[in-house]
RNA sequence: GCCGCUGUAGCUCAGGGGUAGAGCAACGCAUUCGUAAUGCGUAGGUCCCCGGUUCAAAUCCGGGCAGCGGCU
Repeated sequence: GCCGCUGUAGCUCAGGGGUAGAGCAACGCAUUCGUAAUGCGUAGGUCCCCGGUUCAAAUCCGGGCAGCGGCU
């Protein structure tokens, strides 16, 4: 230098045009003599950035940035 993959909640990751989700973690309640475990609930997101397409973009297209890998 060229090519590919990845970027979504505190962490690990789903979701691939039509309301942003799960598990774990946090917080509250129940249960217990108490703790752990368990059950129920609550909160937490500019979906990496900029632009384009579209009635509508986390999702499609272009360009960046970052991480990982391959080729030279």
Molecule: transfer RNA
Organism: Oligoflexia bacterium